[in-house]
Notes: Model confidence (mean pLDDT): 81 of 100. Transfer RNA from a Candidatus Brocadiia bacterium, 73 nucleotides, folded computationally. It matches the Rfam family "tRNA". The family's RNA type in Rfam is transfer RNA. The source organism's lineage runs through Bacteria, Pseudomonadati, Planctomycetota and Candidatus Brocadiia.
RNA sequence: GGGUAGGUAGCUCAGCAGGUAGAGCAGCGGACUGAAAAUCCGUGCGUCGAUGGUUCAAUCCCGUCCCUACCCA
Repeated sequence: GGGUAGGUAGCUCAGCAGGUAGAGCAGCGGACUGAAAAUCCGUGCGUCGAUGGUUCAAUCCCGUCCCUACCCA
């Protein structure tokens, strides 16, 4: 330099025939307990990597760039 796959909540990841974003864990609050652990209930205002474009509407489609992993050279 070229190619492929990724970049979404603190972490691990879902969300694909475009229709105003979710789960688990963690955290916080509460119940229970003599006190903890475990268990149960509640709790998310996330510029969906950045910027343009298409569209009535974009995490999702298109261009460029940035970052990560792997392959080729």